[in-house]
Molecule: small-subunit ribosomal RNA
Organism: uncultured euryarchaeote
RNA sequence: UCCGGUUGAUCCUGCCGGCGGCCACCGCUAUAGGAAUUCGAUUAAGACAUGCGAGUCGAGAGUCUUCGGACUCGGCGGACUGCUCAGUAACACGUGGAUAACAUGCCCUUAGGAGGGGGAUAAUCUCGAGAAAUUGAGGAUAAUACCCCAUAGGCCAUGAAUGCUGGAAUGCUUUAUGGCCCAAAGCUCCGGCGCCUAAGGAUUGGUCUGCGGCCUAUCAGGUUGUAGUGGGUGUAACGGACCCACUAGCCUAUGACGGGUAUGGGCCUUGAGAGAGGGAGCCCAGAGAUGGACUCUGAGACACGAGUCCAGGCCCUACGGGGCGCAGCAGUCGCGAAACCUUCACACUGGGGGAAACCCUGAUGAGGGAAUUCCUAGUGCCUGCAUUUUUUGUAGGCUUUUAUCUAGUGUAGAUAGCUAGAAGAAUAAGGGCCGGGUAAGACGGGUGCCAGCCGCCGCGGUAAUACCCGCGGCCCAAGUGGUGGUCGAUAUUAUUGAGUCUAAAACGUCCGUAGCCGGUUCAGUAAAUCUUUGGGUAAAUCGGCCAGCUUAACUGACCGAAUUCCGAAGAGACUGCUGAACUUGGGACCGGGAGAGGCCAGAGGUACUUCUGGGGUAGGGUAAAAUCCUGUAAUCCUAGAAGGACCACCGGUGGCGAAGGCGUCUGGCUAGAACGGAUCCGACGGUGAGGGACGAAGCCCUGGGGCGCAAACGGGAUUAGAUACCCCGGUAGUCCAGGGUGUAAACGCUGCAGGCUUGGUGUUGGGGGUCCUUCGGGGGCGCCCAGUGCCGGAGAGAAGUUGUUAAGCCUGCUACUUGGGGAGUACGUCCGCAAGGAUGAAACUUAAAGGAAUUGGCGGGGGAGCACCGCAACGGGAGGAGCGUGCGGUUUAAUUGGAUUCAACGCCGGAAAUCUCACCGGGGGCGACAGCGAUAUGAAGGUCAGGCUGAAGACUUUACCGGAUUAGCUGAGAGGUGGUGCAUGGCCGUCGUCAGUUCGUACUGUGAAGCAUCCUGUUAAGUCAGGCAACGAGCGAGACCCACAUCCACAGUUGCCAGCAUAUUCUCCGGAAGAUGGGUACACUGUGGAGACCGCCGCUGCUAAAGCGGAGGAAGGAGUGGGCAACGGUAGGUCAGUAUGCCCCGAAUCUCCCGGGCUACACGCGGGCUACAAUGGUUGGUACAAUGGGCAUCUACCCCGAAAGGGGAAGGAAAUCUCUAAAACCAAUCGUAGUUCGGAUUGAGGGCUGCAACUCGCCCUCAUGAAGCUGGAAUCCGUAGUAAUCGCGUUUCAACAGAACGCGGUGAAUACGUCCCUGCUCCUUGCACACACCGCCCGUCAAACCACCCGAGUAGGGUCUGGAUGAGGGUGUGUUUUAUUGACACAUUCGAAUCUGGGCUUUGCAAGGGGGGUU
Repeated sequence: UCCGGUUGAUCCUGCCGGCGGCCACCGCUAUAGGAAUUCGAUUAAGACAUGCGAGUCGAGAGUCUUCGGACUCGGCGGACUGCUCAGUAACACGUGGAUAACAUGCCCUUAGGAGGGGGAUAAUCUCGAGAAAUUGAGGAUAAUACCCCAUAGGCCAUGAAUGCUGGAAUGCUUUAUGGCCCAAAGCUCCGGCGCCUAAGGAUUGGUCUGCGGCCUAUCAGGUUGUAGUGGGUGUAACGGACCCACUAGCCUAUGACGGGUAUGGGCCUUGAGAGAGGGAGCCCAGAGAUGGACUCUGAGACACGAGUCCAGGCCCUACGGGGCGCAGCAGUCGCGAAACCUUCACACUGGGGGAAACCCUGAUGAGGGAAUUCCUAGUGCCUGCAUUUUUUGUAGGCUUUUAUCUAGUGUAGAUAGCUAGAAGAAUAAGGGCCGGGUAAGACGGGUGCCAGCCGCCGCGGUAAUACCCGCGGCCCAAGUGGUGGUCGAUAUUAUUGAGUCUAAAACGUCCGUAGCCGGUUCAGUAAAUCUUUGGGUAAAUCGGCCAGCUUAACUGACCGAAUUCCGAAGAGACUGCUGAACUUGGGACCGGGAGAGGCCAGAGGUACUUCUGGGGUAGGGUAAAAUCCUGUAAUCCUAGAAGGACCACCGGUGGCGAAGGCGUCUGGCUAGAACGGAUCCGACGGUGAGGGACGAAGCCCUGGGGCGCAAACGGGAUUAGAUACCCCGGUAGUCCAGGGUGUAAACGCUGCAGGCUUGGUGUUGGGGGUCCUUCGGGGGCGCCCAGUGCCGGAGAGAAGUUGUUAAGCCUGCUACUUGGGGAGUACGUCCGCAAGGAUGAAACUUAAAGGAAUUGGCGGGGGAGCACCGCAACGGGAGGAGCGUGCGGUUUAAUUGGAUUCAACGCCGGAAAUCUCACCGGGGGCGACAGCGAUAUGAAGGUCAGGCUGAAGACUUUACCGGAUUAGCUGAGAGGUGGUGCAUGGCCGUCGUCAGUUCGUACUGUGAAGCAUCCUGUUAAGUCAGGCAACGAGCGAGACCCACAUCCACAGUUGCCAGCAUAUUCUCCGGAAGAUGGGUACACUGUGGAGACCGCCGCUGCUAAAGCGGAGGAAGGAGUGGGCAACGGUAGGUCAGUAUGCCCCGAAUCUCCCGGGCUACACGCGGGCUACAAUGGUUGGUACAAUGGGCAUCUACCCCGAAAGGGGAAGGAAAUCUCUAAAACCAAUCGUAGUUCGGAUUGAGGGCUGCAACUCGCCCUCAUGAAGCUGGAAUCCGUAGUAAUCGCGUUUCAACAGAACGCGGUGAAUACGUCCCUGCUCCUUGCACACACCGCCCGUCAAACCACCCGAGUAGGGUCUGGAUGAGGGUGUGUUUUAUUGACACAUUCGAAUCUGGGCUUUGCAAGGGGGGUU
C1' cells in the first nucleotide's frame, strides 16, 4: 500500500482469491547455548491403580517407656496455599459511593483485671461384640478441657440532662428506675510467654447502591410473595428473606418476560486510529470440588484431602456389613489432530505450629523431556594451478568459536556456566518454489484431456517455461512449508467513513402517537460543554531512559501513559432549562376569480340491440374461405316503442386531486389549492417507529340489472400440429347497492420539509402596468406570485443523463441495501370466506451475477445505392435418352491418395496397356562411418550340373575358379508419393467484376474509442464538388503497361507485284499462268509517332462537381478487351511438384523385377458429346481463314489398295518447304416416318503404334440398327462481333480427345430499368450475440449424487406444573429419662430424590410425498 479474476476491448458496482501479523495441529529436516507468565484449555467438570500433597506444640496436662520416644486430653492451624471454568446475563465482575443497617481470630495502642468453689472424662486397666471398619459395658485420673458463685461489665425498656460528630440523630456521652445476661488460666529456665473485660486502630469480610459491558421481537405482554403498608420472626446486619392482616398494585418498546450463548476484569492479537476478535497460562474478583440437599465446630465454612443422608459409579466382604471421590504433584485408561518424569531438595522465597532450636510444606526452588515461542552463535579463511560466467576440483598454508578430551572452580547435590590446556577443517543444511498474481527456466527427457497439478485465473487432446523426473535458478534458513481459526487488507456494516433514477436498495399514498430535530431578541441558571487543579485509575503489562547477566531475549530502578471515574474553582459563545417579548415559519379571517376535486338527486343526447308496422331482394364475413343468419323474407331503407350501457366534437406534453384517479347538462351538500389584504394569534413547527385511513384492474359474498363487449366454452379456418393469432357464436364478469380482499412496471422505477445557486422559451390561474380599440367576457407587449412543460450553463455522475420541478451545495427526520442462486421459498405468527396477503430464514450451491457505454456481427428493423456469378425482357442450354468422363456408394487381394456449398466432382492428372505407381500378390537387392567379431587353417565375388521355382548360382547339394576383404552383433546412415497443410516457407483459390483500409498532428471522451471516413449533390469508384473540429498524407480506385480500331514516318527479305522491261508455256486470241530483272505503290510484317480532353455548342445543376442532347471525328464520355490489383479474413487448398521442423520405418514404410489393380457395377450426382431431324439428312460440284507445329519430325509429288494404310521420294531446323478448313454456295434426292432421322450395341474382315493391344488402345470396310419424337420440380450462361453455330491448331503423345488452352468463319434477339427474390457497400436502430444467429438459451422428461421441507408415528433431553411416596432439617406441644446438648410420640412447615399425569421446548430415526442444487 495494493495485486489477479466478469468483457472482443472499456469504465463502474460487486464479491471471490493472493501478499502481512498472531494462535493450534500436521509433513520434511535439524549443530549448540540462553531465556520464558509455554506444555491435557479447546474433545470427556470423563473414570482413576499406586505414592506423596497439613501439620505442629513436652515452656497447658495425663499415662506408658527400651528414656530414643509413643498414645490421649487440650491449644492453634486444617476457611490459607494449590487446581479447574461446569454453572452463572447476575450487584457475578469493573468502577464510584453507602453502611445513620454490620462482623472481624491472630496483630498494634490504651485502661482495668484474673477472688472463691465443683463435678466429670480420654489415653491406661478389666470384660466383651465384629471378617473388617469400628464399637459396647464397668472401674480410676489430670489440665490453659467443662460447670457454679463473686466483682467488673454488657444488652433492652422508660424518663431526664448537657454537649459532640454530621447533610440529617435513630449515633456517642452522662444519669435515674426496672428487667435480662453474666468474665478470667495458668506455665516458667524468673528473662518472660500466656488468660479475661472494655474502647480505639489496622486488616479481612458481609450487605445495599449509581453507571458500564453479548445475540435474539419468527420471544410482546409478564407477575400472586407478585408491588406496597402496619406488626412480628430471623440474622452479625437491612430487607417479602420469612409469617399474619389489609390495599391492588408493580415491570415493559430506553425491550419487561422468554430463548440462545458466555465466568468477569487487568490484559492479549491485529489495526495509523476508531474499532474488530479473544479473554486457557501471570495477577485481582467470583464460582466449583462425582450430581444434589443439609449440618456441626469455629472469628471465619455450609468447608477439595470435615460430617450426615439420597442418587449414580467403583472397590472389599466371612453376605451380617463396610469403604472411596486426583478440576493438588507425578502417573494410568479413555477421548481425540492435539499436550512431559509415578525425579531431587526444603539450600532459596514464603506459609503453619512453636518462646526457641526445629518440624512439616508435590506451595516453592532445581533437574529430565518437547524447535512450543523468543534471543544469540556456528557450519571456515587465504594463496598457487586447472576448469572458468558464477562455481568446482586439486596442492599448500592459516585460524579453532562450537563439538571432543584433561584439570580446577561452581551447586543442597549435580547439570550448565567460567578459567587453563590438547588435537584437528575437523564435529554441523535444509524446506518450499521457478505460467500470471510473485523473486526465479521458452533447458533436456517422459506423458498425451491420460496420469496428474491448481488458494484464484487456469495448465494437460504429440513440439507442456504449469503434470512426473534430471540439471540449473529464486526465497527463507535451524528451520521451512501445509491445514484450520482470527485481525488487517475491507470505506464489503461506513461514528471517523458508503449508498438507494438505471448496478442491491424510497414504504402505493396521506394523517398522526412516542422519539429525534427546531425561527428572532433579552434576562437568569449552569444540566451538558470547555479550562485549571486535587484524588483515583493495584501489581504485572505498555512507552521512554539508565543499569545487571560476554550481547540479546530476560530481569531490575526511575519517569510517563493508562483517554473511563469522583471532587474543587472558573468561563458563559453554542445546546438544554426557566421567565419576558417579537413576527419572518405556521395557523386563522376577509375578497373576487379558476378547476373532469368528492358525494347525492334530477334532466338530456346520439349510437347500439330487441320488438311492431311499411318498403325491398339476397346476404354477411375474410388475405382467401367456411362455420353462421336468411325464402316462415334476413342484410338494407323507413316510422314507432322498449331496454341497458356510454358521454363524440370541444380536448390541449390543458386543469383538479395525497396517491389510486376524475370528462354531457342543471341543482344541492362538501373539501382543498393559488392570488390579493395597512386584519388577528404568536413558534402553535418539521419528520414520523408502532398505529389509523384511502387505495386501479381483477377476484370473493348478498341482492338487483344485463344493450354492447367478452375470460372459460362450442364451432369454422390456418397449420406438421394450433389447447393461439383470424372468423361465427357465447357464460361468468363488466353496470348498480352493501360488504370483503389490499395487491400492480401502484413509475418520474427519483421519500417528506426548509434554505441557497447563471439563463432562454412556451403554457395555466391570480394580481398589477402600459398601448390599441370596432368599447365586446376585445386585442398587443412588459412585470410579480403560484403551477406545469421543453432547451440548456456551472456543478454532479460509472456513464446514460440530470440541471431553480436537481440526481448541484447545505440542514432535519423516516424507510431501505450489503455478491449471485436457493427464495420472497420453508417453518412459526398475524390478517382473510376463499384465493391469498404481511413478516421472513437456513442447509446447500456458485466465480461470477449485474449497470452504463464502445467496436463489430446479426435482425422474417428502417433508409440510400449497386450486380446478367440478382431480377425483369430476350436468346440458348442443362435436368428426360444413349455414350464419354469425374465423384459418391458398393464390391474387391487391391480397386493408391488428395479435393466436398458458392470457392470439390473433363479438378491435382492433358487421355494410368508395361513404365508411370504411391495400391495388391509373388520373388530378388541395398547399411557411408565407428566399435566388437570372422577371415591366408582362404573373405567378398563368379560358375557347370541336379534340386527348388512361373523363371533364375536368388537359395540349396556337390565341386571348381578367385586372392582380401567382411552385414554376424551393436550403434549410426542412405532412402521414404510414410504421418502431421492444425508446426511451416512458397504458390494458389475465395471474400473481391468489391470500394474500401490506414497513418501523422490537432480536437472530443475517465476510458474502450470517436472525429477525419459524416451531410447534400455526383460518380464505375472514399470519383469529384460544396458544407463541417478538423488539417494533411499513404495503400487501393484512377493514372500506368499490352493488344485491337484510324492516320503518318522509317525499314523492305523469305512478304507483295500496281506500274515498267525480258523471254517461256497455255489459249476460246480477249487474255491467263509462272520465271528473270526491277520496284517498294498497295497489302503485310516490325519500330517510332499523332489522335479523345466533356476540348466545342445547348439544356439541367449552386456561377460547382457532374449529367443529358448535339456537332466534328476512325473512335465520345473508362473507345473495346486484357495485365497489374489494398489492409486483412477464410487454422480455405497443397508435406503427392519442389523446400522444410518434429515424429515414424530402416533390412523394411527403402529399392528392383514379374503379374494384377487404379478401367470393377443393383445404384445416386456433376459438368460434357451425339441426337431426337426438312433452317435437316444424303450424293455430286464450287469457294474463302487465322492461331500455331515440324528432324527419332512435317511430308509435297508419284505408285499400290475400296479405305485405314503401304512402297518410293523432292524440299524444309522454316514470313522460303510442309500440315490445313467446315459451315456457306450451286444442283439433285428424301416428304414427317422411329424414317435415307439417330447412331448405341454386337458380329466378321483388315490396318497402325508398341517387347507386348486378353484383362485394357486407336483407325478402316461390310453387316447389325438400341434408347431417343425436345425433356417434372428445380436450375445454369449471356447485353455485341456477344449469345448461338462451324470447323482449325496446339498441349499431352510410341499410339489414343468427346478434354483443356487458343484461332479464325457465319452471325442474332432483348433491357437502357428496378431492388420483389439472391447477395454486396454505406448510414441508422435493437440486442441477454463476440467461437459473433450454424449465436445464445428456457422448461418438462430420463439418470446419478447432495443438502433440505412435510410426514402416520417412534426414541430421548431440558424445563414448568398437578398428584403419590418421602431421606433429612426447622418450630411447637407432650411423654419418658441419669430431668441432658438424650430418646420417643404428635402437630405444623421446609424439603432432595424416586414413581406417575399433563403443558411447553428441543434433538435423533422414519414408510411415503415435495420442491431445490450440481452433473